[in-house]
Context: one part of a larger RNA
This record gives sequence, C1' cells and structure tokens, in this order.
RNA sequence: ACCUCUCUAAGGAACUCGGCACAUUAGCCUCAUAACUUAGGGAAAAGAGGUGCUCACAUUUAUGUGAGUCACAGCAAAUAGCGUUUAGCGACUGUUUAACAAAAACACAGCUCUCUGCAAAGUCGUUAAGACGACGUAUAGGGAGUGACAAGUUACCAAUGCGGAAAGAUUAAGAGAUCUUGUUAGCCGCAAGGCGAAGCUCGGUCUUUAAGUCCCCGUGAAUGUCGGCCGUAACUAUAACGGUCCUAAGGUAGCGAAAUUCCUAUCGGGUAAGUUCCGACCUGCAAAUCUUGUAACGACUGAACGACUGUCUCGGAGAGGAUCUCG
Repeated sequence: ACCUCUCUAAGGAACUCGGCACAUUAGCCUCAUAACUUAGGGAAAAGAGGUGCUCACAUUUAUGUGAGUCACAGCAAAUAGCGUUUAGCGACUGUUUAACAAAAACACAGCUCUCUGCAAAGUCGUUAAGACGACGUAUAGGGAGUGACAAGUUACCAAUGCGGAAAGAUUAAGAGAUCUUGUUAGCCGCAAGGCGAAGCUCGGUCUUUAAGUCCCCGUGAAUGUCGGCCGUAACUAUAACGGUCCUAAGGUAGCGAAAUUCCUAUCGGGUAAGUUCCGACCUGCAAAUCUUGUAACGACUGAACGACUGUCUCGGAGAGGAUCUCG
C1' cells in the first nucleotide's frame, strides 16, 4: 500500500456530473399537526415532551398521581423512518430487457370506433373431419386506438382508405357468328405443279358477358391536412380594420425557449456569485398519434432548504483480515 470496520480538533458539501457513499432519524406513550384535496386522504405530516429504579395512595389490573433515588447516558445492547419545499412525466397497485437498462416503456380500470343475428364474426386445421369462440347470444364475442378523474376534443371528404348506390363509360376467360392462315382425304395434270371438303389449327372482326375501375354519395376517437402578399390609428411602434391571390379547408380552445425552441434568447425570483431550476414574455406546439389541469402514488427525473456527517479542506490514529520475509 490492499480488504472490512472504529474514532477523529476546527469547519460542515467547500467534494462531485450529481450529497454517490457515509452519517443523522428510529420502538412505545402524550401533546400538536399546514397548503391542497377526488373529502377517503395529505399524516407517523412537520414539530415538541416523556421513558430506569424505590416507596406511598388510588384504582377499571393496566396504569395514573405524588414523593424520593442512581447514572455521562434509562426504547442504556440488538432490532429499529432523515425531513421539508418546488417542477416534469406517468393517474394508481402491477409488468419488463434470466446475465450492463425497472423507466417517462408495457399493462390497467375507464372512453371511443368498427365487425359479428349464431352453422356468428374471428382463429387453428390438408379448400378436411373436428376444435376454440361457447355449453356464451349484441349489457355477448372479435379487432383497432386512447389510457383513472375533471374540463374539453375546432375546420377540411380535395388525395388515400372504408362503406353505400346502381344510371352511364371501360373491362377477362368463356359462348355464339363470320372472315382468314397452315395441314390434306380426294380431284386435275405426262411431269413440275394446281384446286381442295370435313376435322384440327393461325390470326382478326362483331354480338353477349361479372366483380372491379372511372363516375356519384357518405365517412376523421379512418391514413391524414390545417396559406401568402400589401396597406392602415393624432410621436414612434404595433395593427382591432381594409384590399387581393390561392385552397378541400386555412390551426379554434388550451398550453408555450416546453422530455418539443437550432439560432437562444429577454425580464423577474432564489445565491455574495446560478450554462441548471422556478415564474413570466411569445415569432412555438396543438387537441383520443389526444390537449390542458390534477389530490393520491413512484427504488423515476430536475432544482432548493433544514438536519447530518472524513464527500471534502487534509489528513491522522486504531482493530481485525489478507499479503511478504525468517523459522
């Protein structure tokens, strides 16, 4: 020097990415307990005091009241909550990457849309038998999204998807009609060759013909989308207002340098000093890919305070172990 511990003057987070780790707290009894709240909670909130033994008296038989007494210390050892404020996210209890991630991810109750009338839809299976769904029957079952609760959830059906309707256009194989190519039984010819039925076959035209597509209508808690330019008020600035172009329609409520803001900010608070934090500002997000709040909850994340401490200033002392040398 290493490992596991104990103690440490003065200070008390100056350490560090960050109070990581350590320390503080701790049982029981009594008193006392805020904001907020879904009225249940918050709450063991916070914060105070007591605690041994002896005697006396009361008693509801477990304590109370009074007096005394010992100790540095009375839950004398062991066991045994640190607390508060504020913000973000997720409502909550739960689940998860066996062996680097426990979370803000997944799930969840609730909400919504959609399919399904029973031989149900959907699923497994060889286009099967059969089975699940279900010995259930739309207050049921399947699928999708969102995710307690509260307040809300605007506009657009032009594109894509889905549903509906059937007037028209387009449209396959097939069927029918007709023309045509090749082949050849046969016929003609001395020969070369020519003609050539049926069948099969090549190609075309016409008639007939479904769904689909085009067309039409609907549909956003379906995939999605949600403008630009110019002028204007009695300082300036800004523009409630006006004009114009385009669009399917031009972002509403709410929130907002945010887990979203790159440029990256500005003002205020807290500190002696604050790249973080909190509150504002608004040229930024934006409404079930949900928006905004929210009591309770969280081995979640950011910030601050108290208490506490060897984290540190800055080290030191000690115990046990391990190790090394000799025996």